A computed fold for a 78-nucleotide RNA, annotated as c-di-GMP-I-GGC riboswitch aptamer. The prediction has a mean pLDDT of 80. It was read from a public genome assembly, where an Rfam model found it.
Parts: sequence; C1' cells; structure tokens
RNA sequence: AACGAUAAAGGCAAACCCGUCGUAAGGCGGGGACGCAAAGCUAGAGGGUCCUAUGAAAAGGAUAGCCAGUUGCCGUGU
Repeated sequence: AACGAUAAAGGCAAACCCGUCGUAAGGCGGGGACGCAAAGCUAGAGGGUCCUAUGAAAAGGAUAGCCAGUUGCCGUGU
C1' cells in the first nucleotide's frame, strides 16, 4: 500500500412499535436488530432517488443504509 476471515476488541442499527417535530419526503429520543469494514463525517461541488406536487417545470427541501468525496479503527488470515 492493497485486501477483509465462520478471528478478536470496540462500534453502528433496517423494518416495526412508542413519544416528538415537519404540509410532506423525512428528522430527533426510547425500545428493537435486517444488516454494515467506514452504516464515521460531508447535502458546498457532481450524479441518482424522494417530497412540496403537480399536466409539466422553476424554485425550495429530504436522503451519506444509492453512487460519490473525505478521514480513520482492528487484523492471528491473504
């Protein structure tokens, strides 16, 4: 530097339920685990999807667990 195991340590937490904020997408808190080697961070800069939300669009918003950008833990196996 690459790689990621039926390994170890530590971590995150989908659906669903309760509470709460929002017109909505969706956010936050609690419970809960489908999964995750960046499921850490970034919605400024690029693409996608979704919402306002429609006949269509501008504009605004949401999503990083869609791609992306960026930083980084562990490793006994390669």
Rfam family: c-di-GMP-I-GGC riboswitch aptamer. Rfam links the family to the GO term cyclic-di-GMP binding.